[in-house]
Context: one part of a larger RNA
RNA sequence: GGCGUAUGGCGGAUGCCUAGGCUCUCAGAGGCGAUGAAGGACGUGAUAAGCUGCGAUAAGCUGCGGGGAUUGGCACGUACGAUGUGAUCCGCAGAUUUCCGAAUGGGGCAACCCAGCAUGUUGAAGACAUGUUAUCCGAAAGGAGGCAAACCCGGCGAACUGAAACAUCUAAGUAACCGGAGGAAGAGAAAACAAAAGUGAUUCCGUUAGUAGUGGCGAGCGAACGCGGAUUAGCCCAAACCAAUGUUGUUACGGCAAUAUUGGGGUUGUAGGACCACGACAUUUGAUGCUGCGCGAAUAAGAAUCAACUGGAAAGUUGAACCGAAGAGGGUGAUAGUCCCGUAUUGGUAAGCAAAGUUAUUGAUAGUGGUAUCCUGAGUAGUGCGGGACACGAGUAAUCCUGUAUGAAUCCACCGGGACCAUCCGGUAAGGCUAAAUACUCCUGAGAGACCGAUAGUGAACAAGUACCGUGAGGGAAAGGUGAAAAGUACCCUAAGAAAGGGAGUGAAAGAGAUCCUGAAACCGUACGCCU
Numbered sequence: 001g002g003c004g005u006a007u008g009g010c011g012g013a014u015g016c017c018u019a020g021g022c023u024c025u026c027a028g029a030g031g032c033g034a035u036g037a038a039g040g041a042c043g044u045g046a047u048a049a050g051c052u053g054c055g056a057u058a059a060g061c062u063g064c065g066g067g068g069a070u071u072g073g074c075a076c077g078u079a080c081g082a083u084g085u086g087a088u089c090c091g092c093a094g095a096u097u098u099c100c101g102a103a104u105g106g107g108g109c110a111a112c113c114c115a116g117c118a119u120g121u122u123g124a125a126g127a128c129a130u131g132u133u134a135u136c137c138g139a140a141a142g143g144a145g146g147c148a149a150a151c152c153c154g155g156c157g158a159a160c161u162g163a164a165a166c167a168u169c170u171a172a173g174u175a176a177c178c179g180g181a182g183g184a185a186g187a188g189a190a191a192a193c194a195a196a197a198g199u200g201a202u203u204c205c206g207u208u209a210g211u212a213g214u215g216g217c218g219a220g221c222g223a224a225c226g227c228g229g230a231u232u233a234g235c236c237c238a239a240a241c242c243a244a245u246g247u248u249g250u251u252a253c254g255g256c257a258a259u260a261u262u263g264g265g266g267u268u269g270u271a272g273g274a275c276c277a278c279g280a281c282a283u284u285u286g287a288u289g290c291u292g293c294g295c296g297a298a299u300a301a302g303a304a305u306c307a308a309c310u311g312g313a314a315a316g317u318u319g320a321a322c323c324g325a326a327g328a329g330g331g332u333g334a335u336a337g338u339c340c341c342g343u344a345u346u347g348g349u350a351a352g353c354a355a356a357g358u359u360a361u362u363g364a365u366a367g368u369g370g371u372a373u374c375c376u377g378a379g380u381a382g383u384g385c386g387g388g389a390c391a392c393g394a395g396u397a398a399u400c401c402u403g404u405a406u407g408a409a410u411c412c413a414c415c416g417g418g419a420c421c422a423u424c425c426g427g428u429a430a431g432g433c434u435a436a437a438u439a440c441u442c443c444u445g446a447g448a449g450a451c452c453g454a455u456a457g458u459g460a461a462c463a464a465g466u467a468c469c470g471u472g473a474g475g476g477a478a479a480g481g482u483g484a485a486a487a488g489u490a491c492c493c494u495a496a497g498a499a500a501g502g503g504a505g506u507g508a509a510a511g512a513g514a515u516c517c518u519g520a521a522a523c524c525g526u527a528c529g530c531c532u
Base pairs, nucleotide, nucleotide: 001531002530003529004528005527006526007525008524009523015517016481017480020452021451022449023448024447025446026445027444028443029441030440031147032146039100040099041098042055043054044053046078047077050074051073061094062093063092064091065090066089070082071081072080105114106113107112115133116132117131118130119129120128121127135144136143137142151182152180153179154178155177162169166216192199193198203230204229205228206227207226213221214220234433235432236431237377241264242263243262244261245260246259247258248257249256250255269411271376272375273374274373275370276369277368278367284364285363286362287361288360289358290357291356294353295352299347300346301345305320306319307318308317309316321338322337323327329341330340331339382406383405384404385403386402387401388400389399392418413428414427415426416425417424468475469474488516491503492502493501494500
């Protein structure tokens, strides 16, 4: 030095576990903010570094309700307290809430500095206390501003990439950026589709269909009609006409006309309305108030098992029982329907919500006939040029939007039906509102998983966006497990000993002793045997 056997150290794999995650389902909620948010800084405890809570009333103050014996958070020690005159704790509603931050009196290198005005403490100076003093919109009242995960609408708008290169094209109207809103948003009651038959606002899903198309006819892009479902809901203005009021013009002072505002009226395609005539006061429904089924916080009641044996411990085994509208689940010294918390089931209330009813108040809503006249959305529709959107790249290119230039008709009218024309058919643009079905989840509650189980699962099961790194934007860890219970080793010995060890003791176990369950390998020893 090698091999073997035995026995250790180191190390932290593996097994078991779960306090945390992940993905969903069903409900709820879908906002907070100048009454100062989100997020922070600094404080706050008898002792107090961190986390949590709170704010100079500072791990808290008040009221009401619940609850009924402990209690002063994590946090286990000492001291000092609180509490049946009902604490701690739970729920609801309040009070307080420093400074920064939209930050808003001015400034500023956030958590700091310095002011004006009014009032008060004073008679004055100075100081202090309280209040107030930003900007924009608005006549005023009042409003806005900032933050927030995704979803939504709009504006602006790439490139990598693909086309096996690349330029039209694609990626993609995606990402990024900006503006805005809501619990949803947007869309929406046919100037729509269709096709000789019909449908009847919008949205979403399935299908039609990778079809028709489009396309350096390359790569690719990619409908609609129709059908089947989800959900269903329809309305209001402008105008004609009438009236009132104001102003202006004119007047023969009786008025007339114009204009503006307000009120009535009226809202459509089988055209409708004004207007004239007739008839009627019905029907349906909204809001507010009242009553209020019920829902609703903390919460309440809630069945039924004993013995022996093994064991440290019984829930195990054996024997004999019981409950079950409860044999979901969790805990308890091993595996418990009947030990504990619960579970099925049944109750209960505040704030608040609220079906339904009611009649009280108030609002909206209707018919028939006639047709002479009037009205029915104009720099609009359309057109030229240039772009864009439509599945559709200018194409035979309809349809929609509009930068620019032009520019109609008015119901005997106008638009569309994929160039265009005719017939036919469908509809009535140039004003507006509209629930549901749909999308999403920062957040709350309940529940689930052929999801993970500490190199996994969130980056984070632990003082985690912490420690640490970086000027900064930013990057970003490692780290879980004694035991059923601390019963966490009194006392003695060795020792320089507040180290360590040996006894002793606790415990089922200390080879569970805090570097603490199990304790693999690599690696490092010791003893013995054999070989060299």
This is a predicted structure of a 532-nucleotide part of an RNA (large-subunit ribosomal RNA, domain I) from Aureivirga sp. CE67. Taxonomically the source falls in Aureivirga (Bacteria, Pseudomonadati, Bacteroidota, Flavobacteriaceae). Rfam family: Bacterial large subunit ribosomal RNA. Its family is annotated with ribosome and structural constituent of ribosome in the Gene Ontology. The prediction has a mean pLDDT of 82.